[in-house]
Context: one part of a larger RNA
C1' cells in the first nucleotide's frame, strides 16, 4: 500500500420466546423463500469415530458464537438366514517334476491361488440419545450331526445330464404405484356466506404354507439292441419295435385361502409438560389407470454365433453286502469367526482448504406433459458461516 481488496455461487429472510457476560447467525415457535430424477432416501468404493450425550470456547470455523464435523470426558456397532469367510472356477498369478539359459533367471504340466461371475435359508411389527432383516414379539425357512422307527443295493477324485449364458424387436398376462368412489373420525368458521353435491385427516397389512391359474416348453412311456462316452454301467448317445399324439409331463408370475380374533391405526381420555408417556381404539372395501418391475435365462428374429467349474441329479468301478451305506419320518443338538457406528453427488471420499470441480449402483409420488424435458408442489431436506 491499507484497515483497502476479499469474507468462495444473488435459494432470502422477518418477528416472538428461551439460554447466556454478550444473540443477525445457537434452541423453540409462527410466517417467508429454495431443491424436489434432488440440494430427498439407501448401498458399493474410500474415509475411520467424523456417530450419541454432557461440558468448554484459547486455537480451528474466512465474522460473532452460548454453536460445531473444534477441545475434554463418557457412551455407542449384538446376525444359522445381510455381506465376508467357505465351496467353485475366469482373465491372470505362482508353479513339484520338466524344458531352456554363463549366472541371475525365463517358460510351463500336474496342481494351487485368483471375483468383477456360479453356489442353502426371513419376514412384519415394536424398541434406543446413539444398532437393528442383527435386540424383542410373532410367524417362517435352510443345512449339518446324533438317536429311534420303517424300508432298502450302496459306493468316485471316474462317466453322463444339468448348471449354461449374445444383440435387437414385438405382443400378452400381471403387480408395485397412483387416482376416484365408498366407509370411518373430527370440524361448522374472530370477516358477508358455509349442515352441504361442504372441509380436513385416515382407510395399511410381509415372508412363508396350501394349491398350480394366465402363459411358456415338450411327444411321452415300455421294451429290445448297440464299433460311441479312455475301464464298467441298468446312465448318456446311436438304432429297432409296441402303445400314445397333446393326454401324461416340466416350468410358471399373479390372484385366492391361511398367516391375521394378534399387532398397526386416525382419534378420544388422562398424566406430565412443550414434547413425550399411559389407557382405550373407528373404518380397514370396490372401480379405473397402470409401469422401464415380475412371468422372462420366455417368444420372434439376426449373424459376428455369444465363459468355466463346483454345488445338484443319474450311472456304475474297486470295495462292502448280518456290518457299513442309502431313503423316508420323528425327536434332540449345532450353525463358529470377521464386518455392522457415521458420511457417501459430500464440510467426513479424490482435489494442499469446511474448495462453485470429480465420484459406480438402487428407489422414482402429484398437476400439465410423449417424457427421468420443463414449471409448480408432496415426503424429506435446506436458506449455501459475515
Nucleotide at each position: 500500500g491499507a484497515g483497502u481488496a476479499a469474507c468462495g455461487a444473488u435459494a432470502a429472510a422477518a418477528c416472538g420466546g428461551g439460554u447466556g457476560a454478550a444473540a443477525a447467525a445457537c434452541c423453540c415457535g409462527u410466517u417467508c423463500g429454495c431443491c424436489g430424477a434432488a440440494a430427498g432416501a439407501c448401498c458399493a468404493a474410500g474415509g475411520g469415530u467424523u456417530c450419541c450425550a454432557g461440558u468448554c470456547c484459547a486455537a480451528c470455523g474466512u465474522u460473532a458464537a452460548u454453536c460445531g464435523g473444534g477441545g475434554c470426558u463418557g457412551g455407542g456397532u449384538g446376525a444359522g438366514u445381510c455381506g465376508a469367510c467357505c465351496c467353485c472356477u475366469a482373465a491372470g498369478g505362482c508353479g513339484a517334476g520338466g524344458c531352456c539359459g554363463a549366472a541371475a533367471g525365463g517358460c510351463g504340466u500336474a496342481g494351487u491361488c485368483g471375483a468383477u461371475g456360479g453356489g442353502a435359508a426371513a419376514a412384519u411389527g415394536g424398541u434406543u440419545a446413539a444398532u437393528a432383516u442383527u435386540c424383542c414379539a410373532u410367524u417362517a425357512c435352510u443345512u449339518c450331526u446324533g438317536u429311534g422307527u420303517a424300508a432298502u443295493g450302496c459306493g468316485a477324485u471316474g462317466a453322463g445330464a444339468g448348471g449354461a449364458c449374445g444383440g435387437a424387436g414385438a405382443a400378452g398376462g400381471u403387480u408395485a404405484a397412483g387416482u376416484c368412489a365408498g366407509c370411518c373420525u373430527g370440524g361448522c368458521g374472530u370477516u358477508g356466506g358455509u349442515u352441504g353435491u361442504c372441509c380436513a385427516g385416515g382407510u395399511g397389512g410381509a415372508a412363508g404354507a396350501c394349491a398350480g391359474u394366465a402363459g411358456g416348453c415338450a411327444u411321452g412311456c415300455a421294451u429290445c439292441u448297440u464299433a460311441g462316452g479312455c475301464a464298467a454301467a441298468u446312465c448318456c448317445g446311436g438304432g429297432g419295435u409296441g402303445c400314445u399324439c397333446u393326454a401324461c409331463g416340466c416350468u410358471g408370475a399373479g390372484a385366492g385361502u391361511c398367516g391375521a380374533u394378534a399387532g398397526c391405526a386416525a382419534g378420544u381420555a388422562g398424566g406430565u409438560u412443550u414434547a413425550c408417556c399411559u389407557a382405550c381404539g373407528a373404518a380397514g372395501u370396490g372401480g379405473c389407470u397402470g409401469a422401464u418391475a415380475c412371468c422372462a435365462u420366455g417368444c420372434u428374429u439376426c449373424c459376428a454365433a455369444g465363459a468355466a467349474a463346483a454345488g445338484u441329479c443319474u450311472c456304475u468301478a474297486a470295495g462292502c453286502u448280518u456290518c457299513a451305506g442309502u431313503u423316508a419320518c420323528a425327536c434332540a443338538g449345532g450353525a463358529a469367526u470377521c464386518g455392522u457406528a457415521c458420511c457417501c453427488g459430500a464440510a467426513a471420499c479424490c482435489g494442499a482448504c469446511a474448495c462453485a470441480g470429480g465420484u459406480g449402483g438402487u428407489c422414482a409420488g402429484g398437476u400439465c406433459g410423449a417424457g427421468u424435458a420443463g414449471a409448480c408442489c408432496a415426503a424429506g431436506g435446506c436458506g449455501c458461516u459475515u
RNAcentral holds the full RNA, with entries from ENA.
Predicted 3D model of a 386-nucleotide part of an RNA (large-subunit ribosomal RNA, domain III) from Acinetobacter pollinis.
Rfam family: Bacterial large subunit ribosomal RNA. Rfam 15.1 lists 51,934 matches to the family in 10,816 species.
The prediction has a mean pLDDT of 81.